[in-house]
Context: one part of a larger RNA
RNA sequence: GGCGCACGGUGGAUGCCUAGGCGAUAAGAGGCGAGGAAGGACGUGGACAGCUGCGAAAAGCUCCGGUUAGCCGCUAACAGGCUUUGACCCGGAGAUCUCCGAAUGAGACAACUCGCGCAGGGACUACCUGCCAACCGGCGGUGAAUUCAUAGCCGCCUGGUAGCGAACCCAGGGAACUGAAACAUCUAAGUACCUGGAGGAAGAGAAAGCAAAUCAGCGAUUCCCCUAGUAGCGGCGAGCGAAAGGGGAACAGCCUAAACCGAUUCAGUGCAAGCGUACCAGCGUUGCUGAGUCGGGGUCGUGGGAUCCUUCUGAGGGUGUGGUACCCCCUCGACGAGUUACAAAGGUUUUGCGUAAUCGAACGGUCCUGGAAAGGCCGGCCAUAGACGGUGACAGCCCGGUAGGUGAAACGCAGAGCUCUCGUGAAGGACACCCGAGUACCGCAGGACACGUGCAAUCCGGCGGGAAUCUGGGAAGACCAUUUUCCAAGGCUAAAUACUACUUAUCGACCGAUAGUGAACGAGUACCGCGAGGGAAAGGUGAAAAGUACCCCGGUUAGGGGAGUGAAAUAGUAUCUGAAACCGUGUGCCU
Numbered sequence: 001g002g003c004g005c006a007c008g009g010u011g012g013a014u015g016c017c018u019a020g021g022c023g024a025u026a027a028g029a030g031g032c033g034a035g036g037a038a039g040g041a042c043g044u045g046g047a048c049a050g051c052u053g054c055g056a057a058a059a060g061c062u063c064c065g066g067u068u069a070g071c072c073g074c075u076a077a078c079a080g081g082c083u084u085u086g087a088c089c090c091g092g093a094g095a096u097c098u099c100c101g102a103a104u105g106a107g108a109c110a111a112c113u114c115g116c117g118c119a120g121g122g123a124c125u126a127c128c129u130g131c132c133a134a135c136c137g138g139c140g141g142u143g144a145a146u147u148c149a150u151a152g153c154c155g156c157c158u159g160g161u162a163g164c165g166a167a168c169c170c171a172g173g174g175a176a177c178u179g180a181a182a183c184a185u186c187u188a189a190g191u192a193c194c195u196g197g198a199g200g201a202a203g204a205g206a207a208a209g210c211a212a213a214u215c216a217g218c219g220a221u222u223c224c225c226c227u228a229g230u231a232g233c234g235g236c237g238a239g240c241g242a243a244a245g246g247g248g249a250a251c252a253g254c255c256u257a258a259a260c261c262g263a264u265u266c267a268g269u270g271c272a273a274g275c276g277u278a279c280c281a282g283c284g285u286u287g288c289u290g291a292g293u294c295g296g297g298g299u300c301g302u303g304g305g306a307u308c309c310u311u312c313u314g315a316g317g318g319u320g321u322g323g324u325a326c327c328c329c330c331u332c333g334a335c336g337a338g339u340u341a342c343a344a345a346g347g348u349u350u351u352g353c354g355u356a357a358u359c360g361a362a363c364g365g366u367c368c369u370g371g372a373a374a375g376g377c378c379g380g381c382c383a384u385a386g387a388c389g390g391u392g393a394c395a396g397c398c399c400g401g402u403a404g405g406u407g408a409a410a411c412g413c414a415g416a417g418c419u420c421u422c423g424u425g426a427a428g429g430a431c432a433c434c435c436g437a438g439u440a441c442c443g444c445a446g447g448a449c450a451c452g453u454g455c456a457a458u459c460c461g462g463c464g465g466g467a468a469u470c471u472g473g474g475a476a477g478a479c480c481a482u483u484u485u486c487c488a489a490g491g492c493u494a495a496a497u498a499c500u501a502c503u504u505a506u507c508g509a510c511c512g513a514u515a516g517u518g519a520a521c522g523a524g525u526a527c528c529g530c531g532a533g534g535g536a537a538a539g540g541u542g543a544a545a546a547g548u549a550c551c552c553c554g555g556u557u558a559g560g561g562g563a564g565u566g567a568a569a570u571a572g573u574a575u576c577u578g579a580a581a582c583c584g585u586g587u588g589c590c591u
Base pairs, nucleotide, nucleotide: 001590002589003588004587005586006585007584008583009582015576016540017539020511021510022508023507024506025505026504027503028502029500030499031164032163039100040099041098042055043054044053046078050074051073061094062093063092064091065090066089070082071081072080105114106113107112115132117131118130119129120128121127134161135160136159137157138156139155140154141153142152168199169197170196171195172194173193179186183235209218210217222249223248224247225246226245232240233239253492254491255490256436260296261295262294263293264292265291266290267289268288269287274283275282276326277325278324279323280322281321301470303435304434305433307430308429309428310427311426312425314332315331316330317329318328320327334424335423336422337421338420346419347418348417349416350415351414352413353412354411355410357406358405359404363379364378365377367376368375380397381396382386388400389399390398441465442464443463444462446460447459448458451477472487473486474485475484476483527534528533547575550562551561552560553559
C1' cells in the first nucleotide's frame, strides 16, 4: 500500500409521519368603494426584533346573546394585574379608526410639505373641530354681441360618477409564429393581446321566423344529444364546415310610436265659428291651424286599431252654462292580478335557513407482556351512535365527537298569510284616418353569415341615389310568375347556460418535504437586477422538558468525562430512522 472483518466519523438517502398543498362534489355568496375601498407606510405591549391583532379610544372600547373557570395571542420566564358583581373565549350590532392610496383644499420624488383659506370653539395669535377637487344632473340667480332671448358666469344640493377585484360575459380594435412539407389567396384566428362596459350571470328573445311545393306542418330565446364530418365551402390544396328536422333541459310573456280625445305652454290667424248630443233658455279673451309636454286611447297579421252608428251590460252618487234623457266621471261590490319584464313602495304576523351554541348511550379486571395498554386473556354492555381525531403501542363503551334531538336578544336571506297596490265591458255594421323614413330598396367598394364573388339569396356598415301605408310591404338561396308565410325600420323580459377570487360541509385506486403550490418554516420572504422582472434554501428530541442539579479537564471557552433524568441519551436541542460516496481506528492475510 492492497483486499477483507469489526468499530467509528462525516453525510443526510431511505422508512415512517404531517402542520401544507392538489383535485372534486354539494350548498352559499357573487362584490368592495367619497359613510374613503383594495393595498400599504408608520405606530401600538410593563419590557418586544419578527408574525398576528389593533389605530393616538391603538393585542384594544360599548351593548346584546352564547358559554363557564380560568385569563393577560405566537411566547417560556420575570414584573404586575383581571375574574362567579361572570373575566378570557365565541357570535351579532355599534364606537374609534394616524398618514398614504380613486385621494378629492393646493402641491409633491406615496406615506410628506404648504394654506395669517372659510366657519365654529378658544385668550385675535398657540391649539382643537368641521369644510374647501373635478365632471354630470337638478334647482336658483345673473346675464353679452342683440330688443326679447341664448351662450357664458355665480351659488346651492340630503343627488350621481370615479378606484379596486380570480374567472365567466358583451362590444370596439386586432397580430405573428405555424400549416399548406416553399409561398402570396387560404390557415393559425376573430385566437393571443389592447381598450371600453356590465352582471351575478352576461348576451339572445316573443317572427317582416321556419317549412312545404301547389297537399301539409311548426310556433320567442338559450343550452345539451343526434342530424354529421353529412350538405356545402376550398390555390376544390392545406383545410373549414352548417342548417332544417328529431330527442331532451327549462318555459312567460309584455310595454310603446301613430290615428283619435282632453289638459297645458308658445306661435300664427280670428270675433262668432264655439260651449258633448237632442229640445228650450242662456254665456262670451272660450274658435281654427302648427309645434312641444303631460294624461287617456291603442299594439295586431284567421290583419289590427282609431272614428261613427246599432243592440245588450251590477248598485249608489256627482259634474258639465241651467232643466230632462243619453253620454262621461267617482265610490262601493264582484271578479282577476301583483313586487324578475308586463305600474310600484312598504308595514305587520308567522314559518324555515344562516351567523354563537347545547343534550347526547355503553367497561371492567390486585390477570399477562411492557416505560406506558388502547395489545393478549377473561367476563360484560351500548348502538337512529362500529364516521373521524386524540389519549404513553391497535379504544364502539377514556376524551373530543358521531347518530339523533334542542336552540337566537341581534343581524341577514327566503317563503306564506293579512294589510297594501293595480286592472275590468261585449257583439254587429259603416267609413278608409293610422299602423315606426333619409328607413326599405338599388348602385359602387367592403365586412359577417360553414359559404374565399361565386348563379350568391340573407344580415351589417362607408359613399351616392331613394319608395309604398293594407288595392300596402318583406321572405321562401340569383331573377320572374303562381302559391305559401310573416309584418322591418321603438323597447323590456325570469328559467334552463358560463365561471369561482371567496365561505361552509364532505370526499379522493391525489402528493407526502428534490414530491405536493414558488411557498408545510416570520415566502413572493432572503437574495439578484437601475428597472420591467427573476426568485430560493429551510419540516420531525421525547409519552412528558423530566432539556443533564452537582463534580472534573479546559481559556470564568468550545467540546468532552463522570453523576443524574428517561424505556431508550449512539433520543442531548448540530436532537426519529441514519444508506452510499468520502475519512479514520483496530485486526487478519498478501506484497
A computed fold for a 591-nucleotide part of an RNA from a Polyangiaceae bacterium, annotated as large-subunit ribosomal RNA, domain I.
Its Rfam family is "Bacterial large subunit ribosomal RNA".
The organism belongs to Polyangiaceae, within Bacteria.
Its mean pLDDT, the model's own confidence on a scale to 100, is 82.
The full RNA is in RNAcentral, with records from ENA.